Predicted 3D model of a 75-nucleotide RNA (transfer RNA) from a Nitrososphaeria archaeon. Its Rfam family is "tRNA". The family's RNA type in Rfam is transfer RNA. Rfam's curators write: Transfer RNA (tRNA) molecules are approximately 80 nucleotides in length. The source organism's lineage runs through Archaea, Thermoproteati, Nitrososphaerota and Nitrososphaeria.
RNA sequence: GGGACCUUAGCUCAGCCUGGUUAGAGCGUCCGGCUGAUAACCGGAAGGUCAGGAGUUCAAAUCUCCUAGGUCCCA
Numbered sequence: 001g002g003g004a005c006c007u008u009a010g011c012u013c014a015g016c017c018u019g020g021u022u023a024g025a026g027c028g029u030c031c032g033g034c035u036g037a038u039a040a041c042c043g044g045a046a047g048g049u050c051a052g053g054a055g056u057u058c059a060a061a062u063c064u065c066c067u068a069g070g071u072c073c074c075a
Stems, first nucleotide, its partner, number of pairs: 001074007010027004020058001029045005051067005
């Protein structure tokens, strides 16, 4: 210098291909249950600018473009 991929909850990730009801899971956190108590287990809750911006569309996490950060490949 060229190319591909990744960025979604505190962490690890799904959903994106093929746009459409309120954005999800596990772990963690908090509250409650259970127990003599703790762990485990059971129930519930909080937690998200879907990396940022622009565009397309009636409608965008999802499609397009630009930017930023990261990973890998080629030279």